Large-subunit ribosomal RNA, domain IV from an anaerobic digester metagenome, 317 nucleotides, folded computationally. The prediction has a mean pLDDT of 85. Its Rfam family is "Bacterial large subunit ribosomal RNA".

[in-house]
Context: one part of a larger RNA
């Protein structure tokens, strides 16, 4: 210089993208212990007290170097005397939860999940492996088993089947080749013609199926704003909710609290560039090595450094 360790008056996040890192906190007992809450929790919440020896006694217990308890008296800065051993609080976001992941940059809001939903399938089933035989499912048999989507519970899931699928129908129309008649051909090739399956055409169905859910002008006795009304248009014109959002371009929107200052953060408002209802909407106890943001305790992060042990670096042998 550099690693590891440790220790600082004073101040205490001012450091720094951010308290990262360190620092405080810890164990037993005892007393207390809120919002919420799915009544289980939250809860070791928060937030006080004790803790060693020594000597006497009580009380349990057969006893023990056994457990719990009472009243004296002692020591030290400290009594869980080392070590070992939680830092708490308060608002939001997400994901219900325990769990799973990118062996060797990612542990998370991703992925699974338990409930929901919907398709298929009557079992020599459905799906699935295999060229097949024959196997898994399956010593199962609709309260099963595949398959998709979503993702506890809790309130709810609106509108559209025009378009792409999907399922059924189907007088009629379209629809291949083989066989079938006719032509033609020495035989054949070749034509035509009827007949006519699936499938299409057309009709109904269906969105927790893939997916979609407008524009313009008017209008109320100050303005303002538009319950209303006209008119274009569509399959249907986004409800309920939520909302500057992990989604919002302008944008650091505006209001308000928090700061001495706030592009944060948090509540409210909201015309939402380009929310929105199982591609789930919305609120949510608990639970997170999850993402922000405060206050609190505590500190060498920092004001602004010093120092101290041990290693290695250098130098010299």
């Nucleotide at each position: 210089u550099u690693g590891u360790g440790g220790u600082a008056a004073g101040g205490g996040a001012a450091c720094u993208c951010g308290g990262c890192a360190a620092a405080a906190u810890g164990g037993c007992c005892c007393c207390g212990u809120a919002a919420c809450u799915u009544c289980g929790g939250g809860a070791g919440a928060a937030g006080g007290g004790g803790u060693g020896c020594c000597u006497g006694c009580c009380u349990g217990g057969u006893g023990a170097u056994c457990a719990g308890g009472c009243a004296g008296g002692u020591c030290g800065c400290a009594g869980u005397g080392a070590c070992c051993a939680g830092g708490g609080a308060a608002c939001u976001c997400c994901a219900a939860c325990u769990g799973u992941c990118u062996a060797a940059u990612a542990a998370c809001a991703a992925c699974a999940c338990a409930g929901c939903a919907g398709a298929c399938u009557g079992c020599a089933a459905c799906u699935c492996g295999g060229a097949a035989a024959c196997g898994a499912c399956u010593c199962g048999u609709a309260u099963a088993g595949u398959c998709u989507g979503u993702g506890a519970a809790u309130c709810c899931u609106g509108c559209c089947c025009a378009g792409u699928g999907c399922g059924g129908g189907u007088a009629u129309c379209u629809g291949a080749a083989c066989a079938c008649c006719g032509a033609g051909u020495u035989c054949a090739a070749u034509c035509g013609g009827a007949c006519g399956a699936a499938g299409g055409a057309c009709c109904c169905g269906u969105a927790a199926a893939c997916g979609g859910c407008g524009g313009g002008g008017g209008u109320a006795a100050c303005u303002a704003u538009g319950a209303c009304c006209c008119u274009c248009u569509u399959a249907a014109g986004g409800u309920a909710g939520c909302g500057u959002a992990g989604u919002a371009c302008c944008u650091u929107g505006u209001c308000g609290c928090u700061u001495a200052a706030u592009u944060g953060g948090c509540g409210a408002c909201u015309u939402g560039c380009a929310u929105g209802a199982a591609u789930g909407g919305a609120a949510c106890a608990a639970u997170g090595a999850g993402a922000g943001u405060u206050c609190u305790a505590c500190u060498g992060u920092c004001c602004c450094u010093a120092c101290c042990a041990c290693a290695a670096g250098c130098c010299c042998g």